This is a predicted complex of two RNAs, RNase P RNA and transfer RNA, with 463 nucleotides together. Rfam match: Bacterial RNase P class A. From the family's description: Ribonuclease P (RNase P) is a ubiquitous endoribonuclease, found in archaea, bacteria and eukarya as well as chloroplasts and mitochondria. The family's RNA type in Rfam is ribozyme.

RNA sequence: GGAGGCUCCGAGGCGGUCGCUCCCCGCGAUGCGGGGAGAGGAAAGUCCGGACUCCCACGAGCAGCAGGCUCGCCAACGGCGAGGCGCGGCGACGCGACGGAAAGUGCAACAGAGAGCAGACCGCCGGGGCCGUUCGCGGUUCCGGUAAGGGUGAAAGGGUGCGGUAAGAGCGCACCGCCCGGCCGGCGACGGACCGGGGCACGGCAAACCCCCUGCGGAGCAAGACCGAAUAGGGGAGCGCGAUGCGGGCCGCUCGUCCCGCCUCCACCGCUUCGGCGGCGGCGCGCUUCCGGGUUGGUCGCUCGACACCGACGGCAACGUCGGCGCCAGAGGAAUGACCGCUCCCGGCUCAGGCUGGGACAGAAUCCGGCUUACCGGGGCCUCCGACC
RNA sequence: UCCGGGAUCGUCUAACGGCAGGACGCCAGCCUUUGGAGCUGGCUAUCCAGGUUCGAAUCCUGGUCCCGGAACCA
Numbered sequence: 001g002g003a004g005g006c007u008c009c010g011a012g013g014c015g016g017u018c019g020c021u022c023c024c025c026g027c028g029a030u031g032c033g034g035g036g037a038g039a040g041g042a043a044a045g046u047c048c049g050g051a052c053u054c055c056c057a058c059g060a061g062c063a064g065c066a067g068g069c070u071c072g073c074c075a076a077c078g079g080c081g082a083g084g085c086g087c088g089g090c091g092a093c094g095c096g097a098c099g100g101a102a103a104g105u106g107c108a109a110c111a112g113a114g115a116g117c118a119g120a121c122c123g124c125c126g127g128g129g130c131c132g133u134u135c136g137c138g139g140u141u142c143c144g145g146u147a148a149g150g151g152u153g154a155a156a157g158g159g160u161g162c163g164g165u166a167a168g169a170g171c172g173c174a175c176c177g178c179c180c181g182g183c184c185g186g187c188g189a190c191g192g193a194c195c196g197g198g199g200c201a202c203g204g205c206a207a208a209c210c211c212c213c214u215g216c217g218g219a220g221c222a223a224g225a226c227c228g229a230a231u232a233g234g235g236g237a238g239c240g241c242g243a244u245g246c247g248g249g250c251c252g253c254u255c256g257u258c259c260c261g262c263c264u265c266c267a268c269c270g271c272u273u274c275g276g277c278g279g280c281g282g283c284g285c286g287c288u289u290c291c292g293g294g295u296u297g298g299u300c301g302c303u304c305g306a307c308a309c310c311g312a313c314g315g316c317a318a319c320g321u322c323g324g325c326g327c328c329a330g331a332g333g334a335a336u337g338a339c340c341g342c343u344c345c346c347g348g349c350u351c352a353g354g355c356u357g358g359g360a361c362a363g364a365a366u367c368c369g370g371c372u373u374a375c376c377g378g379g380g381c382c383u384c385c386g387a388c389c
Numbered sequence: 390u391c392c393g394g395g396a397u398c399g400u401c402u403a404a405c406g407g408c409a410g411g412a413c414g415c416c417a418g419c420c421u422u423u424g425g426a427g428c429u430g431g432c433u434a435u436c437c438a439g440g441u442u443c444g445a446a447u448c449c450u451g452g453u454c455c456c457g458g459a460a461c462c463a
Stems, first nucleotide, its partner, number of pairs: 001385009012343007020038008040361001044372002047370005052220004058256005064216005069083005084098001085096004099211002104209002106205002121150002123146010158176006177200001178198005183192003224300004234291009245262005268282005293462003307326001309324006344359006390459007399413004407443001415431005436452005
């Protein structure tokens, strides 16, 4: 000088004046006085996970959705920590949707001879025919061999070298890579400069269908509970029930030996029918939905919590245990603000004294744990690389 | 506050992962004395950024913008 990682702050600071919301105390009480508290690291996006509440009461299978290296942490998680492997970087370090393509189905446009257990277009090599010949050979055609070379493509069936061959080829060999088995290390993912076997079979895509493993009931504080006021306690549609067992039960489907409710009862009326079952209609009750009507009030839920800070101990760490200490917004057209003075930082002008403009992203709304995204600027600690002394 | 859906030429809409097509509109030309109608030709788009893939409007992740629903009583 450049770079990497972790962490903290962040309406710049101090003073003054006038206000707003909530709580406590007092009083002469629709208010007044005094005291105390009053936005964030993201309060945001609503992307995950929980708490809480209701759905009276849950299990299995299928379907659906989500997750996907290992071990651990946590109330839980798609989060965090440590590690493995792969990729990038000289490095500190960073990034990774990182199970399965030797179960199946499918996809690969165009180009190319050939795109899946492939492929002779050019080239190379051998043989035959024909033509030419300076007799060395050359050209052309046919039949074979060849995946080393060229060419196409995102992708063409291990790599380098030596041998080998007509030319070639794991055809043979050495090294590297790969596969299978063993041994060793590790809880494990995985690793090994180890041993034995195999010339190599098994290309890519699962953010294509799918397979495997794991998890998942739904709704959400406008959840929900209570009080008060007002209205035509109205109308339409649909469904269910009106009983020897029946109905309901996670809201996609099916089932149940599980759960819940009702009843202990001879079963509403009419038509159809000999009667029953069944069907249709009516009546009654219940539920859903639409139309119409009314209210736009109050209280609770509501902020003390997997809480914050300090310390000790255990752990590499995430985190856990113990002790001490503290109380930290709770509004509801919705408070947390405005102005003045001095000063700080940045920019512009400047006769160097000043003048002027600006000071991020953003703002609680049931509450927590995370992730992601936005953000002027500043502080601290550690590490790496290069140059110089 | 809590939920749900969407974004393709100027507008309305198509598109098994393989050159983004059509209609209306716009522009130019032909026809006409001129305009209209008609005929011919043309311009114009995948909301933004990143990823998966040989290849993305389409699949995945994050963001931006827009739209919709939910009060209580009876």